């Protein structure tokens, strides 16, 4: 780093050691001396990858390859405040105010190249 494909309203925190910042940008609204941020140590959520067992297809079989489903977590990421904290655009719901649905951009996080 990408004209790629997935998910993004669910879940999970305690200590050392550190001293003011953090929530990706900007704008709000939050959280923080009752201890930001980073680092170290243990723990936990989760199941993308991954283990395993069974359908279904590509085959008559096997081996192998796509797709699907239940289970489990040993290893490889990721996570552990608020929907990704909120924000666009379009249709409803009532004119606002909120709210619900369908698309989007940015992100972030695997997975593939």
């Nucleotide at each position: 780093c990408g004209u790629c494909c997935a998910u993004g309203c669910a879940g999970a925190c305690g200590g050392g050691c550190g001293g003011a910042g953090g929530g990706a940008c900007a704008g709000g609204c939050c959280c923080u001396g009752c201890g930001a941020a980073g680092c170290c140590c243990g723990g936990c959520c989760a199941a993308c990858c991954c283990g395993c067992u069974c359908c279904c297809g590509g085959c008559g079989g096997c081996a192998c390859c796509g797709g699907g489903a239940a289970c489990g977590a040993a290893g490889g990421u990721g996570g552990c405040a608020a929907u990704u904290c909120c924000u666009c655009g379009g249709c409803g719901g009532c004119g606002a105010a909120c709210c619900g649905c369908c698309g989007g951009a940015a992100c972030a996080u695997g997975g593939c190249g």
SAM riboswitch aptamer (S box leader) from a Planctomycetota bacterium, 113 nucleotides, folded computationally. Lineage of the source: Bacteria > Pseudomonadati > Planctomycetota. The model forms 97% of the base pairs in the Rfam consensus.